[in-house]
């Protein structure tokens, strides 16, 4: 330097999450990059940190290190916008809320305003009448095998008669008790009333007179003021999403300098 044969290395790498910490599955990026299996209720390791199995390639444009420029993409933080959540603040705000004004609009007003005086009414209270409803009580009807009254045939009793006694039935009446009532009676009640009468009370509201002689009213808008915080805005404080700018940081991938990397045997 050349063969052959082996070894080490390579046949992707990175963010973020996870993890005590690496690595892989899963995600996301870069872009083509050998295959099987295994794994988020996770999987295999353990600083030489994916295991196992097969295969290609191999000393270098391909492997390893070290700088430079570049540089998709991710993470974090500050600010700032916009969005959402959710709390505080009554905040010269607005939608509302209550007084007060009486500038403008309306309404009403010489067919008489507000105000004033006087009457009834509505309101409380007694009462009387009347309705209704229920008691009493009158009246009429019924009503008592015996324990109701009177009369008591017949019959019983007592008696020598005269005569007398006690009583059933029936007759009359008649209590309690039961219906009934059309009553010059009398009591109590009312979710009753176009009534009537005497007291109160209010000036609220309705009415009627009378006086007086020009306003009155607060619907709308306007003006002052108060309270309130319900939805909206404001102002803030926390959390989240998400775009901008800015820092930090991690970095594929590209480009560029520099430096490393075998063992055997044969010729």
């Nucleotide at each position: 330097c050349c063969g052959u044969g082996c070894c080490a290395g390579g046949c992707g790498g990175g963010g973020a999450g996870u993890u005590a910490g690496c690595g892989g599955u899963g995600c996301c990026c870069u872009a083509u990059a050998u295959c099987c299996g295994c794994a988020a209720u996770c999987c295999g390791c353990u600083a030489u940190a994916g295991c196992g199995g097969a295969g290609c390639u191999g000393g270098a444009u391909u492997c390893c290190c070290c700088g430079g420029c570049u540089g998709a993409g991710g993470u974090c933080u500050u600010g700032u916008g916009c969005g959402u959540g959710u709390g505080a603040a009554g905040c010269u705000g607005g939608c509302g809320u209550c007084g007060u004004u009486a500038a403008g609009g309306g309404a009403u007003g010489u067919u008489g305003a507000g105000c004033c005086u006087u009457g009834g009414g509505u309101c409380c209270u007694g009462u009387g009448c009347a309705a209704c409803a229920g008691g009493a009580g009158g009246c009429u009807g019924u009503g008592a095998a015996c324990c109701a009254u009177g009369u008591c045939a017949g019959g019983u009793c007592c008696g020598g008669a005269a005569g007398g006694a006690a009583g059933c039935a029936g007759c009359a009446u008649u209590a309690a008790g039961c219906a009934g009532u059309u009553c010059u009676u009398u009591c109590u009640g009312u979710g009753u009333g176009c009534c009537g009468c005497g007291g109160g009370g209010c000036u609220g509201c309705c009415u009627g007179a009378g006086g007086g002689g020009a306003g009155u009213u607060a619907c709308c808008u306007g003006g002052c003021g108060a309270a309130a915080u319900g939805c909206c805005g404001u102002u803030u404080g926390c959390g989240u999403g998400u775009g901008c700018c800015a820092g930090a940081u991690c970095g594929a991938g590209g480009u560029u300098g520099g430096g490393g990397u075998g063992c055997a045997c044969g010729g």
This is a predicted structure of a 267-nucleotide RNA (Bacterial large signal recognition particle RNA) from a Christensenellales bacterium. It is recorded under the gene name ffs. The source organism's lineage runs through Bacteria, Bacillati, Bacillota, Clostridia and Christensenellales. RNAcentral holds the sequence, with entries from ENA. The prediction has a mean pLDDT of 75. It matches the Rfam family "Bacterial large signal recognition particle RNA". Rfam classes the family as a non-coding RNA gene.